[in-house]
RNA sequence: UCCGACAAAGGCAAACCAUGUGAAAACAUGGGACGCAAAGCCUCUGGCCUAAACCCCACAGAUUGGGACAUGGUCGCAGGGCUACCGGGC
Numbered sequence: 001u002c003c004g005a006c007a008a009a010g011g012c013a014a015a016c017c018a019u020g021u022g023a024a025a026a027c028a029u030g031g032g033a034c035g036c037a038a039a040g041c042c043u044c045u046g047g048c049c050u051a052a053a054c055c056c057c058a059c060a061g062a063u064u065g066g067g068a069c070a071u072g073g074u075c076g077c078a079g080g081g082c083u084a085c086c087g088g089g090c
Stems, first nucleotide, its partner, number of pairs: 001089004011036002016031006034076001040082003044079003047074003055067004
């Protein structure tokens, strides 16, 4: 530096359930395993999800209705950055 068995030692944990937090998306803890060779870490870029507040519109008006929007989230969507166990090749 590249590769990853049908090897060994280990690791993580989707859906779903319970409890909690949150406006929501979602997250935390416990249970649970669909999968994962970086499913370890970072939202830096794009995508995707959400839309409470701010903003815009409607209404006589509002604590109402509608629209638009990340300061929210996803690294188990992809790219990028950093780090790393075991084995093998060069």
A computed fold for a 90-nucleotide RNA from Candidatus Methylumidiphilus alinenensis, annotated as c-di-GMP-I-GGC riboswitch aptamer. Its Rfam family is "c-di-GMP-I-GGC riboswitch aptamer". The literature on the family includes a 2017 paper in Proc Natl Acad Sci U S A by Weinberg et al., "Bioinformatic analysis of riboswitch structures uncovers variant classes with altered ligand specificity".